[in-house]
This is a predicted structure of a 1388-nucleotide RNA (small-subunit ribosomal RNA) from an uncultured bacterium.
Its Rfam family is "Bacterial small subunit ribosomal RNA". Gene Ontology terms of the family: structural constituent of ribosome and ribosome.
Model confidence (mean pLDDT): 84 of 100.
């Protein structure tokens, strides 16, 4: 959210506690009796007595880990009602309920006395077969009803059926449960049971279980099956079937064919009711209900019509089994909600590039149809004679109306479906990855879509993907994992012939393996689901036959594994004892003097009390230089001078002997480096702790200088290391090639074979790849150990060891979404190595100081517009803010607007001019004066413009460079980036592109699994530099004439102009170098090795920079964030940085003098205009705050402008300020360059110390590449990858989880011991009491009450042992936002 029908389940949690009602009765053909009706014939009823059934049906799963189940055998047993056969049913007898009569009690109930009857009860007979036996013998039945035919009864024997009991195999999980058991485990004897038996008793034995897991604990009803899975498995045990248990809890027994018995008794204890307080009464885990617990599960129905049970001779009664209805989409199944046509693709809706698209043939509209509902008629089957709850049901006919009948989820991937709006890391979504921080297909919401459909989603719960517990079918070197190592018990595994055997093995048969169920194949409900019939299947389990290839077990052999012996041989093998040198440190004496030590630098420290250094002497202890090595030995740890004694174990050689004797190896047991620990020595050197100096922000550190333990020697504990080759032992097999240890053959100088060892490199193979490869990590066998995602954690408890440090075994709970390997490609390093650049260095000249200019930040303001921000922002946008510019701000105006298009209207221009007012203007209102639009088709027809109007729109240097284009910066003019094919690699990638020259150059050379190309570099463009040619006008003048003057004739030779062109290519030649590419050197040339400067900027980096150049998405304003205008302000000033300019003077200043440019402008190709300066030369100053140096101030002009107050250049008189070369610290420059002088030019009305150009003097220096800075390649480590501005440890502070440990304190379970002892059976005993049998009539026989006696529940007491709950306080441990403190790690 919701319409109908079939068919099937429906307290999974409290075995929680129950109101009412029902659910187990029945037989008068067993008795007797009361009572009721009678047609007098009888009939009916029901209490009591007897019989049979209440042990079956129905619930439930609580206990149980068990012969409980499940299978397949087994003997020592009963077995009501059935059937089958045999005989038998005969004479007797005593009671008792009931009814009656008195009683007692609140009730339940219950005493006494009379009377009676059976199929109740008794006793005699009889009994072959039946029991028992000492084998002689003993014991034992029965019931009748009715009227004629059967139901009965009794004994025995079979049968079926059901039920006790016994045995293999099979049934969870923990060893942080290993040692359990005394009736426990055999046996005799006796009791006991239907039966077998320690079932139980008394003696006797000491056994019996147990690592193949006993005991303990903890959880569980088991199965046919469901459920997944390809199987193998895994889970799971609802419904329906089989077994089992158990009925308020615990106990016990009777009764019976069967019970220790749900709707039956006793007892005890706990709830509950009822009560006259004295007693009494109940067990829904039957069926409905009810409360209560939960997420959560129905009606207090009809019926015995079927089916099935009891009972009954039967009719028939019972019957909440059953069969059937009701509830509720619980789940499986079918079925509807309407079909056809219908484009003006209507309206809304929703997006739009505004054209449109899409909802969508969907609707409306028109034809139909009527299935399901509804109304109305009819009417089965289920019933074999008769009975139908279901029920007028199922079905069938009929009639109206498109009518009564659609949701739910989801659209970022996985995973099928996509826009817009709204939010703005907020709200909120997520199953996992993730999603939101202004354009969110992932929030909300609309549209549109997917998808399922009477359902849909959510949750939770099982398998599955998961080869992610790996039998099938996994691993262990680095990614969890090889115990440090050897010896060896159990176990498992085991060479090779022969025989038996037949336990595993494999085939045949025969039994079992319940039905359902699931497979197949029909078949019945209109179809399915569902249900029926039939078959296969139940992969097991037993008997039995047969095989004999392998396993296996017996006998019997062999000799290849394995051992032994005999001969050699090598070794820091392992223990004890002795000896030796060398160094080091003290000591003792001599020589000598001022220092020594030690460090990056130092101090501490030692030293005139005489050190250090030196020479002799002597003492200790420790540890063994060269030999020494990729060597050698052991089972690892680990062994190192020399020598002796004693001692394991290996190799090789001979081939005599045993004759599988072998391999591994849970438990177990030995040895195990330092370091500790005990006890006792010893103590030179080192040297934790400590102590001092250093260093450093701090140094509890590293470095120095001292120094305790300890290191070293005996005894003895510890048992652990990255105990590693990170590789578990054996055996066997599978190319080589080079080395070396130790032995042996062989050979004639030389090896070549073998055997055991040790090591590189490598085929095949293996490997995630790194890499392994005969010493395996190959391919194989046999055994062991040990891994299952990171972190709590190798940690907490418990428990073994240990003096103690500690060791060993070894969870959890919590958390996260990884954590780890191996490689790759890049960054990145205080890693290498080559290489380059004005990068260092080597010079020159500067900033940084000081006035000032400019810009920039911070104040400050009404504004002091905004942008730029390390190089790569800051004389930058600005090639130039007095107004304008101008974005700012204050005051005043305008609202279709200053601008553009369109609609209407008017007017016929427009436009220019003359005055006035009013105001700051912008605007307003008056005014004079010229002018009176074009085309025409002649239509106030079209175009123009102007002015009102109305809306549509205009308009924004509003935001947002982190939406964007487009430009531009930087890294850099650095030499690098790529693709194609191919090869290699599982692949990401790599190769080329590396490597050896060589270059400015990924520039050429040459090699090379690479061969080619592309973008860059280089050339091609432009300027200067040299020549030719061509053209000479406004340029130019040698010669010829002229002038003041190339002025003017003439002339193009020359300069020069501006067009084309030649020349420079390592082309020569000489060395070098590979006969290379290329370098050096020279010639020759205007110019020499990219000639010299420009343009040219490769993939791409930096979310670079710019929405204020333009362009443009998205948002925002719209009588304004828009337009207009005055006046302000961008120019403020404690102050702090950047870039300049001018000085600080004498290589200068002042004065005179003195020539020569260029580019460029100026409307023009040179004419005419604008135009130099420093130099050099002369005269002066003469070292001072100066005749330096000009700031700052007064005062006077002068230019430009509407206007120079705020705020402009310039220029004259005066004034004359700091400044004497500049701290750390930094910048530029390698040749016509720096330095130094001037000069032009754009924008501009004026306004430059800037910017971009221009020419004039014109230098010094470069050893070199070790540092600095940046940058290329190669190379290497990486725990980086928003890439070291990275990544990432700990401790503390505060929050929060979940945990340990804690004096104790609550429960729960179970042990022992003791005490008490209902009920009841069993033994005893029975003094009381007593019908039936027997009597000799006394009595007996026999019973029953009552009394003892042991045994047992529930209880109680005292100590345990185990679980769990709380707990002050404390331990670590996990998470958390951007806290503090450091910086351990990861780059020598």
């Nucleotide at each position: 959210u919701g319409g109908c029908g079939g068919c099937a389940g429906g307290c999974u949690u409290a075995a929680c506690a129950c109101a009412u009602g029902c659910a187990a009765g029945u037989c008068g053909a067993g008795c007797g009796a009361a009572g009721a009706c009678u047609u007098c014939g009888g009939u009916c009823u029901u209490a009591g007595c007897g019989g049979c059934g209440g042990a079956c049906g129905g619930g439930u799963g609580a206990g149980u880990a068990a012969c409980g189940c499940g299978u397949g055998g087994g003997a020592a047993c009963a077995u009501g009602c059935c059937c089958u056969u045999c005989a038998c049913u005969a004479c007797g007898g005593a009671a008792u309920a009931g009814u009656c009569c008195c009683g007692g009690g609140a009730a339940a109930c219950u005493g006494g006395g009379u009377u009676u009857a059976a199929u109740a009860c008794c006793g005699u007979a009889u009994a072959c077969g039946c029991c028992c036996u000492u084998c002689g013998g003993g014991g034992g039945a029965a019931a009748g009803a009715u009227u004629u035919a059967u139901c009965g009864g009794u004994g025995a024997a079979g049968g079926a059926u059901u039920g006790g009991c016994c045995c293999g195999c099979g049934u969870u999980a923990g060893a942080u449960u290993a040692g359990g058991u005394a009736g426990u485990u055999g046996g005799u004897g006796g009791g006991g049971u239907a039966a077998c038996g320690g079932c139980c008793u008394a003696c006797c034995a000491a056994g019996c279980c147990g690592a193949c897991g006993a005991u303990c604990u903890a959880u569980a009803g088991c199965u046919g099956g469901u459920u997944u899975g390809a199987g193998a498995g895994g889970a799971u045990g609802a419904u329906c079937a089989g077994c089992c248990a158990c009925a308020c809890u615990g106990g016990g027994a009777c009764u019976g064919a069967g019970a220790c018995a749900c709707g039956g008794c006793c007892c005890a204890a706990a709830c509950u009711c009822c009560u006259a307080c004295g007693g009494g009464a109940g067990g829904c885990a039957g069926c409905a209900g009810u409360g209560g617990g939960g997420a959560a599960u129905c009606u207090u129905g009809c019926a015995c019509a079927a089916u099935g049970g009891a009972g009954g001779a039967a009719a028939c009664u019972c019957u909440g089994a059953u069969g059937c209805a009701g509830c509720g989409a619980u789940g499986c199944c079918g079925c509807g909600u309407g079909a056809g046509u219908g484009a003006a693709g209507a309206a809304g809706g929703c997006c739009c590039u505004u054209g449109g698209g899409u909802u969508g043939u969907a609707a409306a509209g028109c034809u139909c149809u009527u299935u399901c509902g509804u109304c109305g008629g009819g009417g089965a089957a289920g019933a074999a004679a008769a009975u139908g709850a279901c029920u007028g049901u199922a079905c069938c006919c009929g009639a109206a109306u498109a009518a009564g009948a659609a949701g739910g989820u989801c659209c970022g991937g996985c995973u099928a479906a996509c826009u817009u709006c709204g939010u703005g890391c907020c709200a909120g979504c997520a199953g996992c990855c993730g999603c939101g921080g202004u354009a969110a297909u992932a929030c909300g919401a609309a549209g549109g879509g997917a998808c399922c459909u009477a359902g849909c989603g959510u949750a939770g719960u099982u398998c599955g993907g998961a080869a992610u517990u790996a039998c099938u079918g996994g691993g262990c070197u680095u990614a969890a994992a090889g115990a440090g190592u050897u010896c060896g018990u159990a176990g498992g595994u085991g060479g090779u012939u022969g025989a038996a055997a037949a336990a595993g093995u494999u085939g045949g048969u025969g039994g079992u393996g319940a039905a359902a169920u699931c497979c197949c194949a029909g078949a019945g409900c209109u179809u399915a689901a569902c249900u029926c019939u039939g078959g296969a299947a139940c992969u097991g389990c037993c008997a039995u036959c047969a095989a004999a290839a392998c396993u296996u077990u017996u006998c019997a052999g062999c000799u290849a594994g394995a051992g032994u012996a005999u001969g050699a041989u090598a070794g820091a093998g392992g223990a004890a004892a002795g000896c030796a040198g060398a160094a080091u440190u003290u000591c003792u004496a001599g020589u000598g003097u001022a220092g020594a030590g030690g460090u990056g630098a130092a101090a501490u420290u030692c030293g005139u009390a005489g050190a250090u250094a030196u020479u002799a002497g002597a003492a200790a202890g420790a540890a063994u230089a060269c030999c020494a090595a990729u060597u050698g030995c052991g089972a690892a740890g680990g062994c190192a001078g020399c020598u002796u004694u004693c001692u394991g174990g290996a190799u090789c050689a001979u081939u005599a002997c045993u004759g599988a004797c072998a391999c591994u190896g849970a438990g177990g047991a030995a040895c195990g480096a330092a370091a500790g620990c005990a006890u006792g020595g010893g103590u030179a050197g080192c040297g934790a702790a400590g102590a001092g100096g250093a260093u450093u922000a701090g140094a509890u550190a590293c470095c120095c200088u001292c120094g305790u333990a300890g290191u070293c020697c005996a005894u003895g504990c510890c048992g652990u290391a990255a105990a590693u080759g990170a590789u578990g032992u054996g055996u066997g097999u599978u190319a080589g090639a080079c080395g070396u240890u130790g032995g042996a053959a062989u050979u004639u100088u030389u090896u070549u074979u073998u055997c055991a060892g040790u090591g590189u490199c490598g085929c095949a193979g293996c490997g995630a790849a790194a890499g392994c490869g005969a010493u395996a990590a190959a391919c194989a066998c046999a055994c062991c150990g040990c891994c299952u995602g990171g972190g709590g954690a190798g940690u907490a408890c418990g428990a073994c060891c240990g003096c103690a440090a500690g060791g060993u075994u070894a969870a959890a709970a919590c958390u996260c979404a990884a954590a780890g390997g191996a490689a790759u490609u890049g960054a990145c390093g205080g890693g290498g190595g080559c290489c380059c650049g004005c990068a260092c260095a080597a010079g020159c000249g500067g900033u940084g100081g000081a006035g000032c200019a400019u810009g920039u930040g911070g104040u400050u303001u009404a504004a002091u517009u905004c942008g730029a921000a390390g190089c790569a922002a800051c004389g930058c946008g600005c090639a130039g803010a007095a107004c304008c510019u101008u974005a700012c701000c204050a005051a005043c105006c305008c609202u279709u607007g200053a601008c553009a298009u369109c609609c209407u209207c008017a007017u016929c221009g427009c436009g220019g001019u003359u005055a006035c007012c009013g105001g700051a203007g912008a605007c307003g209102g008056u005014u004079u004066c010229c002018u009176u639009c074009a085309g025409u088709u002649c239509g106030g027809c079209u175009g123009g413009a102007u002015g009102a109007g109305u809306g549509a729109c205009a308009g924004g240097u509003g935001c947002u460079g982190c939406a964007u284009g487009g430009c531009u910066g930087u890294c850099g003019u650095c030499a690098g980036c790529u693709c194609g094919u191919g090869u290699c690699g599982u692949g990401a990638g790599a190769u080329g592109u590396u490597c050896g020259g060589u270059u400015a150059a990924g520039u050429c050379c040459g090699g090379c699994a690479a061969c080619g190309a592309g973008c860059g570099c280089a050339a091609c463009c432009c300027a200067c530099a040299c020549c030719c040619u061509u053209a000479g006008u406004u340029g130019c003048c040698a010669g010829c004439a002229u002038u003041u003057a190339g002025u003017u004739g003439g002339g193009c030779a020359c300069u020069c102009u501006a067009a084309g062109g030649g020349a420079a290519c390592u082309g020569c030649c000489c060395g070098u170098g590979a006969u290379a590419a290329g370098c050096g050197g020279g010639a020759g040339g205007a110019a020499g090795g990219u000639g010299u400067g420009g343009a040219u900027g490769a993939c791409g980096u930096c979310a670079a920079g710019u929405c204020c150049u333009c362009a443009u998405g998205g948002c925002c304003c719209u009588u304004a964030c828009g337009g207009g205008u005055u006046g302000g302000g961008c120019u403020a000033c404690a102050c702090a940085c950047g870039u300049g300019c001018u000085a600080c003077a004498a290589u200068g200043g002042c004065a005179g003098u003195g020539a020569c440019a260029a580019u460029g402008g100026g409307u023009u190709a040179a004419u005419c205009c604008c135009c130099a300066a420093a130099a050099g030369c002369u005269g002066u100053c003469u070292c001072a705050g100066u005749u330096c140096g000009g700031a700052u101030u007064g005062g006077g002009g002068u230019c430009u402008g509407c206007a120079a107050c705020u705020c402009g250049a310039c220029u004259c008189c005066a004034u004359g300020a700091a400044g004497u070369c500049g701290g750390a610290a930094u910048c530029g420059c390698u040749a016509g360059u720096a330095a130094u002088c001037g000069c032009g030019u754009a924008a501009c009305a004026g306004c430059a110390u800037g910017a971009c150009g221009c020419g004039g003097u014109g230098a010094a220096u470069a050893c070199g590449u070790u540092c600095c800075c940046g940058g290329g390649c190669c190379u290497u480590g990486u725990a980086c990858a928003c890439a070291c501005c990275g990544c990432c440890c700990g401790u503390c502070a505060c929050a929060c989880c979940a945990u340990g440990g804690g004096a104790g304190u609550u429960g729960g379970u179970u042990c022992u011991a003791c005490c008490u002892g209902a009920c009841g059976a069993c033994g005893g005993u029975g003094c009381g009491c007593u019908a039936a049998c027997c009597u000799u009539c006394g009595g007996g026989a026999g019973g029953c009450a009552g009394c003892c006696g042991g045994c047992c529940a529930c209880g109680g007491u005292a100590g345990g042992a185990u679980c769990a709950g709380c707990g002050a306080c404390u331990g670590g441990g996990g998470u958390g936002a951007a806290g503090u403190c450091g910086u351990a790690a990861c780059a020598a």